Predicted 3D model of a 90-nucleotide RNA (SAM riboswitch aptamer (S box leader)) from an Actinomycetota bacterium.
């Protein structure tokens, strides 16, 4: 990279550094941001795919090594070769 399959309205913030713009992409809303957004750093937390344990073994319980994620439903409404996390596959 590509194709598959599942998930995508539940939940989860503090200090730090930086300093303009950010919420993927398009257009139209909306929002959030110098009372420092967005980012990155350490530290907490949330989940519970993957996995480890017990179980009456496709099922549910615990724990939490590998990953995800921590305004708003993926922020909304239309669009597209849509995107994103994970699992195992080429």
């Nucleotide at each position: 990279u590509c194709a598959u399959c599942a998930u995508c309205c539940a939940g989860a913030g503090g200090a730090u550094c930086u300093g303009a713009g950010g919420g993927a992409c398009c257009u139209g809303g909306c929002c959030c941001c110098g009372c420092g957004a967005c980012g990155g750093u350490c530290c907490g937390g949330c989940a519970a795919c993957c996995u480890g344990c017990g179980c009456u073994c496709u099922c549910c319980g615990c724990a939490a090594g590998g990953u995800g994620c921590c305004a708003a439903c993926g922020c909304c409404a239309g669009g597209a070769u849509c995107g994103a996390u994970g699992a195992g596959g080429a």